[in-house]
RNA sequence: CUGUGGACUAGACCGGGAGGUUAGGCGUCUCCUGUAACCGAAAAUCGCCUUCUGUCGGGGUCGAAGCCUUCAAGGCAAUGUGCAGGAUAUGCGGCGAUCCGCUAUUGGACAAUGAAAUCUCGUCCUCUGGGACCAAAGGUGAUGGAUACUAUUGGCUGGAGAGCCAAUAGCCCAUCUUAACCCCGGACAAAGGGUCAGGCCCGGAAGGGAGCAGCCCACCCGGAGACUGCUGGUGCUCAGAGGGUUACGGGAUCGAGGAAAGUAGCGGGCAAAUCGCCUCAUGUUCUGCAUAUUCACUUGGGGGCGUGUCCACGC
Numbered sequence: 001c002u003g004u005g006g007a008c009u010a011g012a013c014c015g016g017g018a019g020g021u022u023a024g025g026c027g028u029c030u031c032c033u034g035u036a037a038c039c040g041a042a043a044a045u046c047g048c049c050u051u052c053u054g055u056c057g058g059g060g061u062c063g064a065a066g067c068c069u070u071c072a073a074g075g076c077a078a079u080g081u082g083c084a085g086g087a088u089a090u091g092c093g094g095c096g097a098u099c100c101g102c103u104a105u106u107g108g109a110c111a112a113u114g115a116a117a118u119c120u121c122g123u124c125c126u127c128u129g130g131g132a133c134c135a136a137a138g139g140u141g142a143u144g145g146a147u148a149c150u151a152u153u154g155g156c157u158g159g160a161g162a163g164c165c166a167a168u169a170g171c172c173c174a175u176c177u178u179a180a181c182c183c184c185g186g187a188c189a190a191a192g193g194g195u196c197a198g199g200c201c202c203g204g205a206a207g208g209g210a211g212c213a214g215c216c217c218a219c220c221c222g223g224a225g226a227c228u229g230c231u232g233g234u235g236c237u238c239a240g241a242g243g244g245u246u247a248c249g250g251g252a253u254c255g256a257g258g259a260a261a262g263u264a265g266c267g268g269g270c271a272a273a274u275c276g277c278c279u280c281a282u283g284u285u286c287u288g289c290a291u292a293u294u295c296a297c298u299u300g301g302g303g304g305c306g307u308g309u310c311c312a313c314g315c
Stems, first nucleotide, its partner, number of pairs: 001314001003313006011062004015033005023050005038058004066305009075295001077294015093278005099268008110257001117253007124243008132234004137228002141176005149170009181225001183223004192217004200209003
């Protein structure tokens, strides 16, 4: 001296970009891309930093290496713009179809066990009048007679108990009338009737009276049956009159055609709804081309910072 090798240290690398957020930058988040190449913790009500721009902790590699910046070429990706084409949605406009009728044609179910057509009746609807069934509801009234009994009223007689008469009504019977009858059970204290044991009362006695219980009857309550002038109802049924005609059925006339469906034409309708097609407008999206911006990464050029220390060998 810096050539070789080695050891140190300063230092460098262990990614970058777009979006979002931010005064700006980095990070956690989303996306694109690169390397041989890190690990862990916290962090979107955010975490840390300040234009040389993450924080904290740990570790690895390189090591005077390298880092920063700028220009050019290549180049993946992203974004924007323009053009072209495709797809799709909505809207306006237009046309056509779906609908109806007529004509023509194809068609040929069916048809002398009778096509098409015509008439008529019924099914359907309204009104009216009935029937049947069901539910509810209901239990008629008048006259006459009889007088054993009862009630009320009036009257007469008797020593009491009591006896007698009349009227009215009830009870009973007959006739007629009304749609309006029958059976069973229960209760019945008070204040319905009959019969009233026992006991009570009047009486010299005979006899008689009131009358509890019990029994019977009426009334009342409940149930069942039958009946029906009135009330209401019904996928029931009959009749009459009228309406309605698409479809179905019955009857009659007539005597050979002709149903569905398709196509074409004409006419009508298309307010609305549905479907198809076309133009235009708007939006979304995809592809291609061009262009602009940014850009991972690679290569090359320029510039900036740094290019240190020690040892050995070599010259």